Transfer RNA from a Thermoleophilia bacterium, 78 nucleotides, folded computationally.

[in-house]
RNA sequence: CGGGACGUAGCUCAGCCUGGUCAGAGCGUCGCCUUUGGGUGGCGAAGGCCGGUGGUUCGAAUCCACCCGUCCCGACCA
Numbered sequence: 001c002g003g004g005a006c007g008u009a010g011c012u013c014a015g016c017c018u019g020g021u022c023a024g025a026g027c028g029u030c031g032c033c034u035u036u037g038g039g040u041g042g043c044g045a046a047g048g049c050c051g052g053u054g055g056u057u058c059g060a061a062u063c064c065a066c067c068c069g070u071c072c073c074g075a076c077c078a
Base pairs, nucleotide, nucleotide: 001074002073003072004071005070006069007068010027011026012025013024020058029045030044031043032042033041051067052066053065054064055063
């Protein structure tokens, strides 16, 4: 430098293809119950403006463009 994949909750991910059903799951965290205490188990809660900006649209996590970041492959230099 070229090509490709990815970016959604603290972590790992689904949802995207085919726009509209409040943005979800597991783990973790917090509170209560259970226990002598811990663990386990039960109930509940907090937590994300979906990488950024702009565009299309009545409506965008989802479609389009650019940018940023991570990873993979290749090329180049040594």
Background: Rfam family: tRNA. It was read from a public genome assembly.